[in-house]
A computed fold for a 74-nucleotide RNA from a Candidatus Falkowbacteria bacterium, annotated as transfer RNA.
The prediction has a mean pLDDT of 81.
The sequence was found in a public genome assembly.
Rfam family: tRNA.
The organism belongs to Candidatus Falkowiibacteriota, within Bacteria.
RNA sequence: GGGCGGCUAGCUCAGUUGGUUAGAGCGCAUCGUUGACGUCGAUGAGGUCAGAGGUUCGACUCCUCUGCCGCCCA
Numbered sequence: 001g002g003g004c005g006g007c008u009a010g011c012u013c014a015g016u017u018g019g020u021u022a023g024a025g026c027g028c029a030u031c032g033u034u035g036a037c038g039u040c041g042a043u044g045a046g047g048u049c050a051g052a053g054g055u056u057c058g059a060c061u062c063c064u065c066u067g068c069c070g071c072c073c074a
Base pairs, nucleotide, nucleotide: 001073002072003071004070005069006068007067010026011025012024013023019057028044029043030042031041032040050066051065052064053063054062
């Protein structure tokens, strides 16, 4: 330098023929249970969907550019 893949909650990851409110597990907070802790149960907080632009009535999803990570080729 060229090609490919990935980026979504604190962590690990789902989520597409583009469609109203973006989710799970773990973690965290509160409550119940316990003498207490843990376990278990309930409720809840937490997201500019990497950034910018474009297409569209409508974008996490399609297109372009940029950034970061990984792999391959040279």